[in-house]
Molecule: transfer RNA
Organism: Hydrothermarchaeales archaeon (SeqCode)
RNA sequence: CCCGCCAUAACUCAGCCUGGUAGAGUGGGGGACUGUAGAUCCCUUAGUCCCCGGUUCAAAUCCGGGUGGCGGGA
Numbered sequence: 001c002c003c004g005c006c007a008u009a010a011c012u013c014a015g016c017c018u019g020g021u022a023g024a025g026u027g028g029g030g031g032a033c034u035g036u037a038g039a040u041c042c043c044u045u046a047g048u049c050c051c052c053g054g055u056u057c058a059a060a061u062c063c064g065g066g067u068g069g070c071g072g073g074a
Stems, first nucleotide, its partner, number of pairs: 001073007010026004020057001027045006050066005
């Protein structure tokens, strides 16, 4: 220098191909249950979807340009 993949909640990741107003598990808080604790169950907490711009009635999703990480090539 070139190519590919990845970036979404505090953490691990879905969702992106097929645009329709964001989810699961874990963790934190509260409760039920229990002699206590654990396990189980219920409620709750939590995101500028890496950044900028474009397309669109509408963008996490499509397009362009960046940044960071990983891998490959020269």